A computed fold for a 350-nucleotide part of an RNA from a metagenome, annotated as small-subunit ribosomal RNA, central domain.
Context: one part of a larger RNA
RNA sequence: CUGGGCGUAAAGCGCACGUAGGCGGCUAAUUAAGCCAGAUGUGAAAGCCCCGGGCUCAACCUGGGAACUGCAUUUGGAACUGAUUAGCUAGAGUGUAGUAGAGGGAAGUGGAAUUUCCGGUGUAGCGGUGAAAUGCGUAGAUAUCGGAAGGAACAUCAGUGGCGAAGGCGGCUUCCUGGACUAACACUGACGCUGAGGAGCGAAAGCGUGGGUAGCGAACAGGAUUAGAUACCCUGGUAGUCCACGCUGUAAACGAUGAGUACUAGCUGUUGGUAUUUUAAAGAAUAUUAGUAGCGCAGCUAACGCGUUAAGUACUCCGCCUGGGGACUACGGUCGCAAGACUAAAACUC
Numbered sequence: 001c002u003g004g005g006c007g008u009a010a011a012g013c014g015c016a017c018g019u020a021g022g023c024g025g026c027u028a029a030u031u032a033a034g035c036c037a038g039a040u041g042u043g044a045a046a047g048c049c050c051c052g053g054g055c056u057c058a059a060c061c062u063g064g065g066a067a068c069u070g071c072a073u074u075u076g077g078a079a080c081u082g083a084u085u086a087g088c089u090a091g092a093g094u095g096u097a098g099u100a101g102a103g104g105g106a107a108g109u110g111g112a113a114u115u116u117c118c119g120g121u122g123u124a125g126c127g128g129u130g131a132a133a134u135g136c137g138u139a140g141a142u143a144u145c146g147g148a149a150g151g152a153a154c155a156u157c158a159g160u161g162g163c164g165a166a167g168g169c170g171g172c173u174u175c176c177u178g179g180a181c182u183a184a185c186a187c188u189g190a191c192g193c194u195g196a197g198g199a200g201c202g203a204a205a206g207c208g209u210g211g212g213u214a215g216c217g218a219a220c221a222g223g224a225u226u227a228g229a230u231a232c233c234c235u236g237g238u239a240g241u242c243c244a245c246g247c248u249g250u251a252a253a254c255g256a257u258g259a260g261u262a263c264u265a266g267c268u269g270u271u272g273g274u275a276u277u278u279u280a281a282a283g284a285a286u287a288u289u290a291g292u293a294g295c296g297c298a299g300c301u302a303a304c305g306c307g308u309u310a311a312g313u314a315c316u317c318c319g320c321c322u323g324g325g326g327a328c329u330a331c332g333g334u335c336g337c338a339a340g341a342c343u344a345a346a347a348c349u350c
Stems, first nucleotide, its partner, number of pairs: 004321003007304002012318001014201002017198001021194003025088007033081002035077008049065006091191001092188004096183004103177007110154001115149007125136002162169002206247006215241002220236004258317006266295013299306002323350003332343004
């Protein structure tokens, strides 16, 4: 290198966009680069292979042939690939009319609850635990009623429900805005798929500057527990959690399953459409379509299991794996304010 693989054994980039590249629908014509066939030249000799000959045989030597799968030139062929031209509409897209949705951004706004403050009532406890104590309280707490402030999160609805490429998204209203789906018609006419580099998005924690801080709460302090207790439990509590702008770029970023296309028994639930039939209506049935779940045939799989949402059958493109440890490391490089991230060995050892 070939070959073999990537749900759980090593292995799918966290996700999409997209450059180069790779691959690419139907029809016709032309071309002849790839491709196929023929011819010519060349492909030294020796060696290998085949048939002979010579040393008594063999090794060895020697004659002839074959081979040298290649290269160049040339003559043809035109199915396929490529190229050019002309067309097509089944892929892809645009328009029209609708549908559902926690999709995204901004502004405004609502009630419940916690906490604090003010005032009233009221008196000795409250709180907390396995039990306690620290803590709070006669300077009037807890409880209860009224008022005020402020921050954060949005009970019920709520659903193996919905939307989004992923991360993720949940009170209500308005504005701006992306995508999906459905039906029929019209239009463009292959405009497609994938995607090394690249550039963008990317939970939480963390970082920078400036705000904000109700609750919760790393660190920290105290009380317990314990042999000890740098913990689990309790009382407090700072960063943080929240907002704006910027950075970080990682997660069991998981369906541990890359993207696209086509094909291959069915059954059941559910979400969004459409059509038809039926019903007084609510609704129901059938068909079809886009999702989303539960089973299951064939097939696949080491098994578990997967099974039209494939891990089945095929094709195209990318990424990745190659015994365990050393090592999601060192060194170097790139990026970062830092923390660190990305790339990524070897000695040695089993």
The full RNA is in RNAcentral, with records from SILVA. The coordinates come from a structure-prediction model, not an experiment, and the mean pLDDT is 89.